[in-house]
């Protein structure tokens, strides 16, 4: 550089349940595990989805949908 088969280490946490924030979408903690090789407390840039209001605007959430950035641990069926 490329890949991710088989392995070790070693990490993430979906549903659901309890607390707490929020008008909600969701966010945070703390049980739990569907799953994941970037599923990283990274980036809302394109595309998406949702939410709140509106007369049009306009604001917000979502990286565990897709892409593209930045950044990495092991390994090598190349």
């Nucleotide at each position: 550089c490329c890949c991710g088969a088989a392995a070790a280490a070693g990490g993430u946490a979906a549903a659901c349940c309890c607390a707490u924030c929020g008008u909600a979408a969701g966010g945070u903690g703390g049980g739990g595990a569907c799953a994941c090789a970037a599923a990283g407390u990274c980036u809302a840039c394109a595309g998406g989805u949702c939410c709140u209001c509106u007369a049009a605007a306009a604001g917000g959430a979502c990286g565990g949908c897709u892409g593209g950035g930045c950044u990495a641990c092991c390994g090598g069926a190349g």
A computed fold for a 78-nucleotide RNA from a Desulfobulbaceae bacterium, annotated as c-di-GMP-I-GGC riboswitch aptamer.
NCBI's taxonomy places the organism under Bacteria, Pseudomonadati, Desulfobulbia, Desulfobulbales, Desulfobulbaceae.
It was read from a public genome assembly, where an Rfam model found it.
Its Rfam family is "c-di-GMP-I-GGC riboswitch aptamer". Rfam links the family to the GO term cyclic-di-GMP binding.
Its mean pLDDT, the model's own confidence on a scale to 100, is 83.